[in-house]
Molecule: small-subunit ribosomal RNA
Organism: uncultured prokaryote
């Protein structure tokens, strides 16, 4: 688009449609009558009158009958039908009631029968018998122009009246006769119908390939209106079929209708031809016509009525029912119109039609107000709390009045028919009848029509979907992968524009969506208009047949083709023009247009055909030469292997390593001989052949192709090639040999979690031959077969010519093959490129999303095994191709890292310390969790801290604004209770005589405070990791359709994307460096608290010297400036150059000198809402706030990270040297006393280069002497110190005593390249004290070791393969379970 259905909704009226399913079954009613002018008979009911006998009248009415026409028309619904049904466009061998025109009749007779009356059967429907009677019923006979037959003389064959009117004549008064009309009989012609035949168009299936016996065709006959096997009978064997016959399936066909630019595709409601059907089959009568919806016969299924003997019955006519179903209306009114049936006509009949009613079911059209109106009202919503928006929207003010409402008015659909009258035609006629005018009378279902107008009032009239993207249109709450949405992509898992609500916005609007279904978009079956190297797709090769296609001039025809003409293409539709309904929709009228077919005329350039030709396609002949082409006999080395027979002696074999397996019964090894089967090294080459598969010692027969020269010969004798035929690796199969070697299967060892495998010992079929069969491959160039045309360079085969040579090589053309490379062009891109995937033409085969599947199922081949042909169901959103960046590789190159290695010390065993897990608990607060979470937040948990638990107490709060109230009874200080917190009580500032006023506080309320609750996956901002690793990138250019490449990649070199060369790229940020601390050395300064060498004084000493001082700043040493290192010099090395290395001079230091601080673009949703900040959420007498007490310390256990050890290089004791970084005022604290000692006391000095301020290993003596020790100190007791309000849970030191485990540590595994490790103590943060054995930091002594980069980890550049891209911790297969 729609005959549509479903949800929501729902104001009009106009025009249209309206069982698309059960051609399923049907109650009721109605749908085809009609004619008395064709025929006989004919009531009754009423009413009038009546002598009650009946008359009359209804009435020649109604209703039946004979009889004629129509019921074959109109209406109905598609079931069959694939088919001369339908369309189109032709034909001959028909018929046709009634209609129109014409010729010619219409004479004269019989006999019947219904109706009716009797009788009689039947429940009924229906009948039967006798008897009377009519016709336009029905037979005969006369008559025949035309008509029919024919043997052309001939011969056949009809009829019906009926009505109206009439002057004369005439009558049984019907009439006859004239005369008009209507009927009849024959025939002709028309028009309109209707049978037949034929061309040619009209589904899919070939997993239907052969059909056909009245079958084809002839003759003779029947038979029909007609041709014809339509029928019979005899002959004849005939037709049909891959241009698709039979068979199955589905289908009513068209004009059209939707859709598309077209061309197509899909369809066949309304209207309109046609066709077939009518309960089903089946059959004829009747008739102009039917094998008849509402006719008849037989049957059969319902289904009905019966008295059980028989009978009726057919809605796919119009309503209506039930039923099927998503679904589809009223048992209206009318013949007024339009048409039909029948009549002379009136009329009558008519569910054709015409109207009404139902249904937003379609289509167009109205209208639901208009207009002004900002305080931008109220409400809603949102809000960054300013405000936005809804919104001029609304209220209000002023206005209209279609529709709808009330009343009134009011066309058109009506033409006739019927009467008067004139007039014209018929006639003998002024009768009739017919016409034409004119008058008159009248006929509407619709219908309360349509229109108009008049009445009151905005008064009665809007919804439905959307709102992620496509796709127009945004916010808020709820909800939390739930509930739900959803064409596609896909939303939803706590901030949902997407689910559900509201707000608000879009969009169309009496309708809006969903649902189906077609068509389009899809050039996605490609005619117009498509592919087949990798995407689906070239047959595994070829030879041929039907078919398609065909090389160069002529003649001829005119099939195809061009083009006029005529005829058709029905009408409606569509399309244009005009009209008419107020407009449209609708409906009228003309146009045009129907892209077709015919029939004719005309043209001949191409194509076909005929017909005679060429020779450039094809093809033969003669010369040649290459060559694993084929096929058959033969033949030959060399090896494996077995046999025998010699030497020979223990192993051989075999593998990553091994067994199994052979061998002392003599192997392997090694010599000899033999026997047997296969395959035939080297030469051997992107080198030859061949149609493919293929083919490889040698020789000989036989034999196919291809090439090159050469000339001469046929004259299109070609190219493809459905079916067909043949050839076809390797495996297999049958049958018969044959069997060395290898070897499916099989055994054994091995190897694994397992190994039905890959490795190894065996070892059969088969590999090999003859005959035969399979007939299939990644049968691959993954590229059908032939011709043509299109620029090249360069190798190879074979052949042939030139030129040159003595000869030949190189050289040059030039034909076949065969290979790299690459032009133009093609191509998604790879790639291909005279061997095309390029440019064209001919021909075959094949694809049409993935899986189901090359599968079932059927057909055919086949012994089998399987081959070939070839689908659906369902099921998925995708499958795939090229190429790009990545990422990954148990892929390859280069390189670096304490990564290994090569080394020193450690850690994993013991004790204790800390941290985590885990258990435990009223709590054991929270985080942190491979590397990069565990001595981590926490530079310090007894109380505080602290958030955690238990018990008590407070709610504007312990803090911050702000506002109203109140109060001095307020605050501070006091008592009281109380574990505090808190409760409660008393007292009471200040100005003023007083009244009163009043800051601060307080108390009462309000607003908000607080939250270490939630979310680190909503954030910020900080931090870790990879990684101090070299990367990470951008403009402009260039290339690529694109993603995207270059640059950044190459070739050196570096710690480096560091330089330097090179290069379609040229520059350029971010990182590297380097600038900045620091150290190392020097120089100049600067000299105090630092320094003290020379100088001067002063005390002590016997002296050496020691101290004090002054004087000075040399030197050490503070801190300032500065100077040096830059590969700056030499040599060599790098194939030249340059970067650059490698030595080396100089130098305090050398190749970034050592160390620090600096952390690119990113990644881990890494960590952190508990530092702080913050979004949104949750909690307000509590999930805020105070307070005492507990916990965070808790212990069967695992793990991290340390710290002491286990000892002789040690440890105990004496003694003695030498540092630096640092703290110091609620502070360090000396000398001095007292304490074994921790301390205590006391207090000098020091806001510090002044004073606290002692280093320790080392050194130098002594002891210990290899034990659980004079080793190692855990654990425990006693006693004491200190710090604090307070060390019971729970502190640290100190004495004394105790004296656990542990004798160097399984597997594993850390760190470190030099002032490094290793040890050695010393200081500071935090912090009353302290778990610190921790963390940061001084400086004292101070090693070994690096061949080298195979392998382990990490990284970093190129490559390179992919089916990975949350990116190998990936993708993904196959069983099993759920």
């Nucleotide at each position: 688009a729609c005959g549509a259905a479903c949800g929501c909704u729902g104001g009009c009226g106009g025009u249209a449609g309206g069982c698309u399913u059960a051609a399923c079954a049907c109650a009721u009613g109605c749908a085809a009558g009609u004619c008395g002018a064709g025929c006989g008979a004919g009531a009754a009911a009423g009413g009038u009158c009546u002598u009650c006998g009946g008359a009359c009248u209804g009435a020649g009415u109604a209703g039946a009958g004979c009889g004629g026409c129509g019921g074959a028309c109109g209406g109905g619904g598609g079931a069959g039908u694939a088919a001369c049904g339908c369309g189109u466009a032709g034909g001959a061998a028909u018929c046709u009631a009634g209609c129109u025109a014409g010729u010619a009749g219409a004479g004269g007779g019989g006999g019947a029968u219904a109706a009716c009356a009797c009788g009689u059967g039947g429940a009924a429907a229906c009948g039967c018998g006798u008897g009377c009677u009519a016709a336009u019923a029905c037979c005969g006979c006369a008559u025949a122009c035309g008509c029919c037959c024919u043997g052309a003389g001939g011969g056949g064959g009809a009829a019906a009246g009926c009505g109206g009117g009439g002057g004369a004549c005439u009558u049984u008064u019907g009439g006859g006769c004239c005369u008009c009309g209507u009927g009849c009989u024959a025939u002709u012609a028309g028009g309109a119908g209707a049978g037949c035949c034929u061309g040619c168009g009209u589904a899919g299936g070939a997993u239907u390939a052969g059909c056909u016996a009245g079958u084809u065709g002839g003759u003779a006959g029947g038979g029909u209106a007609a041709a014809g096997g339509c029928c019979u009978a005899c002959c004849a064997a005939g037709g049909c079929g891959a241009c698709g016959a039979u068979c199955c399936u589905u289908a009513g066909c068209u004009g059209g209708u939707c859709u598309g630019a077209g061309a197509g595709g899909a369809u066949g409601a309304u209207c309109a031809g046609c066709c077939a059907c009518a309960u089903u089959g089946g059959g004829a009568c009747u008739g102009a016509g039917a094998c008849a919806c509402g006719g008849c016969c037989c049957a059969g299924a319902c289904u009905c009525c019966u008295a059980c003997g028989g009978g009726g019955g057919g809605c796919a006519g119009c309503a209506g029912u039930g039923g099927g179903g998503a679904a589809u209306a009223u048992u209206g009114c009318g013949c007024a119109a339009u048409g039909g049936g029948g009549g002379a006509a009136a009329c009558c009949c008519u569910g054709a039609c015409g109207c009404a009613g139902c249904c937003a079911u379609a289509c167009a059209g109205c209208g639901u107000g208009u207009g002004u109106g900002a305080a931008g009202a109220a409400g809603g919503c949102c809000u960054u709390c300013g405000g936005g928006u809804u919104g001029u929207a609304a209220a209000g003010c002023a206005c209209u009045u279609u529709c709808g409402u009330u009343g009134g008015g009011g066309a058109g659909g009506a033409a006739a028919a019927g009467u008067u009258a004139a007039c014209g035609a018929c006639u003998a006629a002024u009768a009739c009848u017919c016409g034409u005018u004119a008058g008159c009378c009248u006929u509407g279902a619709c219908g309360u029509u349509a229109c108009c107008u008049u009445u009151a009032g905005a008064g009665g009239a809007a919804g439905g979907g959307a709102c992620g993207g496509c796709u127009a249109a945004c916010u808020c709450c709820g909800u939390g992968c739930c509930a739900g949405c959803a064409g596609c992509c896909g939303c939803g898992g706590u901030a949902a524009u997407a689910c559900g609500g509201a707000g608000g916005u879009c969009c169309c609007a009496a309708g809006c969506g969903u649902u189906g279904u077609u068509c389009g978009g899809a050039u996605u079956c490609a005619c117009u208009g498509g592919g087949c190297g990798u995407a689906a797709a070239g047959g595994g090769u070829g030879c041929g047949u039907a078919g398609g296609u065909g090389g160069c001039a002529g003649a001829g025809a005119a099939a195809g083709u061009u083009u006029g003409a005529u005829g058709u293409g029905a009408a409606a539709g569509c399309u244009c023009c005009g009209g008419g309904c107020u407009c449209a929709a609708c409906c009228c009228g003309g146009a045009a247009a129907a892209u077709g077919c015919a029939u004719u005329g005309a043209a001949u350039a191409c194509u076909c055909c005929u017909c005679a030709g060429c020779u450039a396609g094809a093809g033969g002949a003669u010369c040649g030469g290459a060559g694993g082409g084929g096929a058959a006999a033969g033949u030959g080395g060399a090896a494996u292997u077995c046999u025998u027979g010699g030497u020979g002696u223990a192993g051989c074999a075999g593998u990553g390593a091994a067994a199994u397996g052979c061998a002392u019964a003599g192997a392997u090894a090694u010599c000899a001989a033999g026997a047997g089967g296969a395959a035939c090294a080297u030469c051997a080459g992107u080198g030859g052949c061949g149609a493919a598969g293929g083919c490889g010692a040698c020789u000989u027969u036989c034999u196919g192709g291809a090439c090159g020269a050469u000339u001469c010969c046929u004259g299109a004798c070609a190219c493809u090639g459905a079916g067909g035929c043949a050839c076809g690796a390797a495996g297999g199969c049958u049958a018969g040999g044959g069997g060395a070697g290898c070897a499916a299967a099989c055994a054994g060892g091995a190897u694994u979690a397992g190994a039905u495998a890959c490795c190894c010992u065996g070892g059969u079929a088969g590999u090999c031959c003859u005959a035969g069969c399979a007939g299939u491959a990644a049968a691959c160039g993954g590229u059908g077969c032939g011709c043509g045309c299109u620029u090249g360079c360069u190798g190879u085969a074979g052949g042939c010519g030139g030129a040159u040579u003595c000869g030949a090589c190189c050289c040059c053309g030039u034909c076949u093959g065969u290979g790299g490379c690459g032009u133009a062009g093609c191509u998604a891109a790879c790639g291909c490129g005279u061997u095309a995937a390029g440019c064209g033409c001919g021909c075959c085969g094949c694809c049409u999303g993935g899986g189901g599947a090359g599968u079932a199922c059927g057909g055919c081949c086949g012994c089998a095994a399987g081959g070939u042909u070839a689908a659906a169901a369902c099921u998925c959103a995708a499958a795939g191709a090229a190429a790009u960046u990545g990422a990954c590789g148990g892929g390859g190159g280069c390189c670096u890292g304490c990564a290994c290695a090569a080394g020193c010390g450690g850690u994993g065993g013991a004790g204790u310390a800390u941290g985590u897990g885990g258990c435990u608990u009223a709590a054991u607060u929270c985080g942190a969790u491979g590397c990069a979470a565990c001595g981590c937040g926490a530079a310090g948990a007894a109380c505080c801290u602290u958030a955690c638990c238990c018990a008590g107490g407070c709610u504007u709060g312990a803090c911050a604004u702000g506002c109203u109230c109140g109060u001095c009874a307020u605050a501070c200080c006091a008592c009281g209770u109380g574990a505090a917190a808190g409760c409660g009580u008393g007292u009471g500032a200040c100005c003023g005589c007083a009244a009163g006023g009043g800051g601060a506080g307080c108390u009462a309320g309000c607003a908000c405070a607080g939250g270490u609750g939630c979310u680190g996956c909503a954030u910020g901002g900080c931090u870790g990791u990879c990684g101090u690793c070299a990367g990470c990138u951008c403009g402009u250019g260039u290339c690529g359709u694109g993603a995207g490449a270059u640059g950044u990649u190459g070739g050196g070199u570096u710690a480096a994307g560091u330089c330097c060369c090179g290069c379609a790229a040229c520059g350029a940020g971010c990182g590297c460096a380097a600038c900045c601390c620091u150290u190392a050395u020097g120089u100049c300064u600067u000299g105090u608290u630092g320094c003290c060498a020379c100088c001067c004084c002063g005390g002590c000493g016997a002296g050496a010297g020691c101290u004090g001082g002054g004087a000075g700043c040399a030197c050490u040493c503070u801190g300032g400036a500065c100077a040096g290192a830059c590969u700056g010099c030499c040599u060599c090395g790098c194939u030249u150059a340059a970067a650059c290395g490698a030595g080396g001079a100089g130098g305090a230091a050398g190749g970034u000198g050592g160390g620090g601080a600096u952390g690119a673009c990113g990644u881990c949703a890494a960590g952190u809402c508990a530092g702080u900040a913050u979004g949104g959420c949750c909690c307000u007498u509590a999930c805020g706030g105070c307070c005492a007490g507990g916990g965070c310390u808790g212990c069967a256990c695992a793990c991290g990270u340390a710290c002491u050890a286990c000892a002789a290089u040690g440890c105990c004791c004496g003694g003695c040297a030498c540092a630096a970084u640092g703290g110091g005022a609620a502070g360090c604290a000396a000398u001095g006393c007292c304490g074994c000692g921790a301390g205590g006391u006391g207090g000098a000095g020091c806001a510090a280069a002044u004073c606290c301020u002692c280093a320790a290993a080392a050194c130098c003596g002594g002891g210990c002497c290899c034990a659980g020790u004079u080793c190692a100190g855990a654990u425990u007791g006693u006693a004491g110190g200190c710090u604090g309000c307070a060390a019971c849970u729970c502190g640290c030191c100190u004495a004394c005593a105790u004296g656990a485990a542990g004798c160097c540590g399984g597997a594993a595994u850390c760190g470190c390249u030099a002032g490094u490790a290793a040890u050695g103590g010393c200081g500071c943060a935090u912090c009353a004290g302290c778990u610190a054995c921790g963390g940061c930091g001084c400086c004292g002594u101070g090693a070994a070791u690096a061949c080298g980069u195979u392998c382990c980890c990490a990284g970093g550049c190129c490559u390179u393969g992919u089916a990975c891209a949350c990116a190998c911790c990936g993708c993904c297969c196959g069983u099993c379970a759920a």